[in-house]
The RNA shown here (small-subunit ribosomal RNA) has 1447 nucleotides and comes from an uncultured bacterium.

RNA sequence: GAUAAACGCUAGCGGCGCGCCUAAUGCAUGCAAGUCGAGCGAUGAGGUCCUACGGGGCCAUCAGCGGCAGACGGGUGAGUAACACAUGGGUAACCCACCUUCAAGCCGGGGAUAACGUGUGGAAACGCACGCUAAUACCCGAUGCGUACGCUUAAGAGGAGACUGUGAGCGUAGAAAGUUACGGCGCUUGAAGAGGGGCCUGUGGCCCAUCAGUUAGUUGGUAGGGCAACGGCCUACCAAGGCGAAGACGGGUAGGGGGUGUGAGAGCACGGCCCCCCACAAUGGGACUGAGAGACGGCCCAUACUCCUACGGGAGGCAGCAGCAGGGAAUCUUGCGCAAUGGACGGAAGUCUGACGCAGCGACGCCGCGUGGGUGAAGACGGCCUUCGGGUUGUAAAGCCCUUUUCUGGAGGAAGAGGGAGGACGGUACUCCAGGAAUAAGUGUCGGCUAACUACGUGCCAGCAGCCGCGGUAAUACGUAGGACACGAGCGUUGUCCGGAAUUACUGGGCGUAAAGCGCACGCAGGCGGAUGCGCGCGUCGGCUGUGAAAUGCACCGGCUCAACCGGUGCACUGCGGUCGAUACGGCGCAUCUGGAGUGCGGGAGAGGGAAGCGGAAUUCCCGGUGUAGCGGUGAAAUGCGUAGAUAUCGGGAGGAACGCCGGUGGCGAAGGCGGCUUCCUGGCCCGCAACUGACGCUCAUGUGCGAAAGCCAGGGGAGCGAACCGGAUUAGAUACCCGGGUAGUCCUGGCCGUAAACGAUGGACGCUAGGUGUGGGCGGUUUAUCCGUCUGUGCCGAAGUUAACGCGUUAAGCGUCCCGCCUGGGGAGUACGAUCGCAAGGUUGAAACUCAAAGGAAUUGACGGGGGCCCGCACAAGCGGUGGAGCGCGUGGUUUAAUUCGAUGCAAACCGAAGAACCUUACCUGGGUUUGACAUGCAGGUGGUACGAGCCCGAAAGGGCAAGGACCGCACCUUCGGGUGCGGAGCCUGCACAGGUGCUGCAUGGCUGUCGUCAGCUCGUGUCGUGAGAUGUUGGGUUAAGUCCCGCAACGAGCGCGACCCCCGCUUCCAGUUGCCAUCAGGUCGAGCUGGGCACUCUGGAGGGACUGCCGGCGACAAGUCGGAGGAAGGCGGGGAUGACGUCAAGUCAUCAUGGCCCUUAUGUCCAGGGCGACACACGCGCUACAAUGGCCGGCACAGAGGGAGGCAAGCCCGCGAGGGUGAGCAGAUCCUGUUAAAGCCGGUCUCAGUUCGGAUCGCAGUCUGCAACCCGACUGCGUGAAGCCGGAAUCGCUAGUAAUCGCGGAUCAGCCAUGCCGCGGUGAAUACGUUCCCGGGCCUUGUACACACCGCCCGUCACACCACCCGAGUUGGGUGUUCCCGAAGCCGCUCUUCCCAACCCCAAAAGGGAGGGAGGCGUCGAAGGAAUGCCUGGUGAGGGGGGUG
Repeated sequence: GAUAAACGCUAGCGGCGCGCCUAAUGCAUGCAAGUCGAGCGAUGAGGUCCUACGGGGCCAUCAGCGGCAGACGGGUGAGUAACACAUGGGUAACCCACCUUCAAGCCGGGGAUAACGUGUGGAAACGCACGCUAAUACCCGAUGCGUACGCUUAAGAGGAGACUGUGAGCGUAGAAAGUUACGGCGCUUGAAGAGGGGCCUGUGGCCCAUCAGUUAGUUGGUAGGGCAACGGCCUACCAAGGCGAAGACGGGUAGGGGGUGUGAGAGCACGGCCCCCCACAAUGGGACUGAGAGACGGCCCAUACUCCUACGGGAGGCAGCAGCAGGGAAUCUUGCGCAAUGGACGGAAGUCUGACGCAGCGACGCCGCGUGGGUGAAGACGGCCUUCGGGUUGUAAAGCCCUUUUCUGGAGGAAGAGGGAGGACGGUACUCCAGGAAUAAGUGUCGGCUAACUACGUGCCAGCAGCCGCGGUAAUACGUAGGACACGAGCGUUGUCCGGAAUUACUGGGCGUAAAGCGCACGCAGGCGGAUGCGCGCGUCGGCUGUGAAAUGCACCGGCUCAACCGGUGCACUGCGGUCGAUACGGCGCAUCUGGAGUGCGGGAGAGGGAAGCGGAAUUCCCGGUGUAGCGGUGAAAUGCGUAGAUAUCGGGAGGAACGCCGGUGGCGAAGGCGGCUUCCUGGCCCGCAACUGACGCUCAUGUGCGAAAGCCAGGGGAGCGAACCGGAUUAGAUACCCGGGUAGUCCUGGCCGUAAACGAUGGACGCUAGGUGUGGGCGGUUUAUCCGUCUGUGCCGAAGUUAACGCGUUAAGCGUCCCGCCUGGGGAGUACGAUCGCAAGGUUGAAACUCAAAGGAAUUGACGGGGGCCCGCACAAGCGGUGGAGCGCGUGGUUUAAUUCGAUGCAAACCGAAGAACCUUACCUGGGUUUGACAUGCAGGUGGUACGAGCCCGAAAGGGCAAGGACCGCACCUUCGGGUGCGGAGCCUGCACAGGUGCUGCAUGGCUGUCGUCAGCUCGUGUCGUGAGAUGUUGGGUUAAGUCCCGCAACGAGCGCGACCCCCGCUUCCAGUUGCCAUCAGGUCGAGCUGGGCACUCUGGAGGGACUGCCGGCGACAAGUCGGAGGAAGGCGGGGAUGACGUCAAGUCAUCAUGGCCCUUAUGUCCAGGGCGACACACGCGCUACAAUGGCCGGCACAGAGGGAGGCAAGCCCGCGAGGGUGAGCAGAUCCUGUUAAAGCCGGUCUCAGUUCGGAUCGCAGUCUGCAACCCGACUGCGUGAAGCCGGAAUCGCUAGUAAUCGCGGAUCAGCCAUGCCGCGGUGAAUACGUUCCCGGGCCUUGUACACACCGCCCGUCACACCACCCGAGUUGGGUGUUCCCGAAGCCGCUCUUCCCAACCCCAAAAGGGAGGGAGGCGUCGAAGGAAUGCCUGGUGAGGGGGGUG
């Protein structure tokens, strides 16, 4: 796009069309084929006329005889793969009623029979007997132009021929019907026409080869029969043929065509309405009648079904129109009319006509019309959205002004009919008048494809979905709403067909790796085929011509108001036939040629094949010698062998298999494949020469042969190796990898098998299209060379070209020609069934159901690897000290609890948010209160005794209540200047907006942070390369701590990182000199920079200098740099800090803060008291203290740095054993205090290896301090108590130098402190690093990849469960079909006529009668259905079995 459609929602009108696709299922009822009285007899109600009253005529008529029609028209599509259909021919092999034309004729006679009458049978249907009668019914005779048949014959024509046919003659045969209104209508014979048909034939149009062979009247002949006619159509006989890979036979499906849909076309699909042809009429068979039938509304028979019945018998056939039931998703009225068109009959009038013309029903389709038009902004109300400004619905509505198609009412009113009558449609179309915007809009969609977006609801639910896919709390995808988009009396959905699909490729595809080259060869058929000439004219091309029905299509014109629809004219109908012509190309024939192909001659290389023989090395075994305790084997071992003498070694022997070096990137072969040497037999190839043949060629379906390994059969052989098997190891296991054994087999002969990653994953042949460089085999040349040329093999690299890319590239995957094979999404599956081959194993051929939205190829970037290379890091190693064990502290999990608030969870949570939980904090729990709120802003109203509020009451407090007293500010007025009044403000109260939330979402977010990682990386612009992703740069060679630098380079530059710039420390200079310092001078103390003084030194803190591989040497590319050295306080980054690229982890945080959305609103807010965050069987993490003698304790004696201090630090003095208390100088600080003491250390003493003079937990008593308050739940002090613990399993952490270890000191937070934590400070002060194999993390390059939420990836098979389709299956049950036999209806044909019957006509006869002939009956052939037997094909079902798919 289309549709004979159906379904859902919706629906105003008209025109034209269409309307059982399913059950060719069954049918009630009515109608659909009759007509003619001008063929005939008969009848005679009624009417009418005549009447001699007996009756007769006319109009007319049921039934009958007779004629014509009924073979048309109408229906259906079952069957049919066929001369059924289409198209073109043939018929010299044929027919034709009615119609037209022409020719001739129509004479004489005869006997019956229906109707009818009488009788009779039957329920009926329907008969039977006797009697009467007519004809255009039937019969006989006559006539015979012409006709038919036979014979004879002349001329000419056609034909290849047989022969056909025309003329003439003779013989034989055979016709007729009447009626009339007198016009005619009929009848007979013959010829012709028109139209219709029969038969034959070329060509054309479905699927399956998993149907490969088929056929007995089969193929042909002869003779006969039969037919309108040919014919094996039928019969007898004879012959043995006919068909088939160009698809016979069989199976499946199907009416065919004109045409229809789609498509650019070629095609593909279809065959509804209309037209042509065919077939069929309940199913099957059969004939009769007839011009015509094997007959839809005729007959006979059989069968099934239905109906009637008096049970004896009968009747029926809607696939005609309407209608009913049924089936189905689904398809109409039991209408009107013969007015028109057409048909049958008739002379006609006319009758009949469910053909037809109309109407009805159905939006089923096509076409047309309408549901109003104009104006109308305050852009109304309402709805929806909103950033609250507004936007949108929207000129839309209302309102105002119009119109009347449609609608309603009224009036008129056709054509269709040529002449006279006649109109179903129809009071319709159409016209006019009136009324009044009045009667008339929906459906689908809005994530992308694809046109149209927001809100709410929902929360992987409910649902959507054509594909991809949406939905798990902000959904443009679900549902609803608003809005929008599309189409519109329709709109969607579903089904089907074509298109897109170049996705079966003729036009117009492919096969190295995506699906696809047969494992290889030979080769029949077939396809294709070199050069020249001549001929033919088959293909091919052209002109003319016949046909290609109409309708349809297209163009133009015309008719319905337009259109749909209809009419006219033309074109087209791409085809087939005839005829004339052309001859390039293809074909065919003839002749010739040598270039393709082959032969010959001369050379050559080779693991080419077959057979026989021979050889040496090695393994094993046997014998013997020497010799002794092991050997062997592995990662390490063990099994095994060995004292019965192995292994090792020497000599001898046996046997089998394979052939080292040469050896190659080499050679040969069609492929598989071929490797010691010699001989014999044998195939192919290459080169040279051009003698010969003369296209002999290429390819190849089917076919045939060859065909690795394994495997099979038979017989040999068997050294080594070695499936299976046994044992030993390994392992969680180890039916494996490793080890020790070992059977088939491996080998030979003969026969099978026929496969493979049989690979170059690349079929064969020929021609053409740059080269370079190796190598095997020949030939030629010369200037003999490491040379050149050429042919033929075999490799690599590459031009053009090609390819999706990779790659290929004269050995093509390039450009062409020819032939063969093969492919058409993945899985199912190379499976099932069938067939075929095989001894078997199995091979070959080779599906479907079902299922998926992919499966694949090449390349790219990453990530990953028990891949590779290079290189880092306390990563390992080397070393020191710890943790893991104990007690205690802290944190966490878990558990508990009214609550134990919350968060953090591998590294990168766990002395983390906490740099301070007794109340507070506090977010939790219990209880008690409160509601404009503890806090902000605004609005409205109220308020002077107001705000505030001593005091009192209840209460744990919060809070509630009572209440003396009692203001402040601004303005105005009054004033006795004291103040008063009024208004307003603040405050307060009431109310409304709102506040508030540590409620949820860190997966809606900002900000901040952790981590990889202080790792050296991450990118960009331009250019270049690539179809592209992307690459290049950034890779490479060096070098560095570093993408640091140098060099190179299709790259050149640049940015973020690195480094440097900043801070601290180390040396030094200058400046400055108190609170610091004290060298010199003076004074002075128990002592002391204590004092004067000084600023040199130290120091303080500001400004500078200094270090840059700068210098020298080695190495290196002369570079970058590196190694060593000098100098220097410091040397190659001097030490430390600050500084964290692009990004990753949906990492962490909604509880720091901020913030979208959601939620709570007398509570999830807020206030208070008490409790909890401190619980305790356990588990983990981080620490402290220890376990002691390098130590504990006691005494004495030294030496820091950096900080802090006013609600503070506090000297000194006094009290206390002590914590501390009292008092208190000084100090907002280089001044005073902490702090007369640093500790470890040093000196002296003691302890003597002990659960201790170690260790200090725990507990008791007594205290101190802070604080409103130390019960839960503080720290400290004294006395007493003295637990575990004697150095810590597996495992694990830190540290590379002023580091680890060890020692003490300070600070923040803080009333106090659960701090052993954290952040700082100094004192003492080591050990070790061979090295980069390994563990962990990381960087660069490279490689593989089926990974890309990226190896914590992906993914395979079994098992278990559920569902689905399939295969097999003892069987069982249907359908179809073959063969054989039995039975055998109707009927045609044959026979029978001593079984019976028969009027006319013919023969005999006067007649009777007989004959001839006919009929019935009987017999026979054939024969449908039925029965029996046996095959084949194909369904359903089936216990159970099998694999497959999906979850």
Source information: RNAcentral holds the sequence, with entries from ENA and SILVA.